[in-house]
RNA sequence: GGGACUAUAGCUCAGUUGGUUAGAGCUCCCGGCUCAUAACCGGGUGGUCGAAAGUUCGAGCCUUUCUAGUCCCA
Numbered sequence: 001g002g003g004a005c006u007a008u009a010g011c012u013c014a015g016u017u018g019g020u021u022a023g024a025g026c027u028c029c030c031g032g033c034u035c036a037u038a039a040c041c042g043g044g045u046g047g048u049c050g051a052a053a054g055u056u057c058g059a060g061c062c063u064u065u066c067u068a069g070u071c072c073c074a
Base pairs, nucleotide, nucleotide: 001073002072003071004070005069006068007067010026011025012024013023019057028044029043030042031041032040050066051065052064053063054062
C1' cells in the first nucleotide's frame, strides 16, 4: 500500500426481506423468602445501535467516507 471481518445497555450477545415500542442473559438497585448470607422468586434502572453524510414515506439493517480493533496479502 491492497483486501476481509467486527463495532448494538456496565459486560457477553441477538435483532429474519428496511416497517409501526431496540431486546435477552449476567451485573447493578428495590422488594419477597431466611435467624442471617448465598441460591431462588417478583419488580426496576440502563441505548439516540462507533462518527458523519446519502438513499427512502420510513434505516440497527442499504450506499459512501472516516475512526478503532482483529486477520490475510504484498
Molecule: transfer RNA
Organism: Oligoflexia bacterium